[in-house]
RNA sequence: UGGGGUGUAGCCAAGCGGUAAGGCACGGGGUUUUGAUCCCCGCAUUCCCAGGUUCGAUCCCUGGCACCCCAG
Numbered sequence: 001u002g003g004g005g006u007g008u009a010g011c012c013a014a015g016c017g018g019u020a021a022g023g024c025a026c027g028g029g030g031u032u033u034u035g036a037u038c039c040c041c042g043c044a045u046u047c048c049c050a051g052g053u054u055c056g057a058u059c060c061c062u063g064g065c066a067c068c069c070c071a072g
Base pairs, nucleotide, nucleotide: 001071002070003069004068005067006066007065010024011023012022018055026042027041028040029039030038048064049063050062051061052060
């Protein structure tokens, strides 16, 4: 330098145009003599950033940024 992939919560991770699942962790409560286990509730106004398309964008388009892979 060219090509491809990935970017979603503290961590892992789904979603594929109709307004963000789940698990772990964390916080509150219940149970328990205490703790663990178990049960209930809560936790991403901005889904890497900036534009565009659209009635509507995590999702499509453009340009960046970061990381990974391949080629030279």
Molecule: transfer RNA
Organism: Pseudomonadota bacterium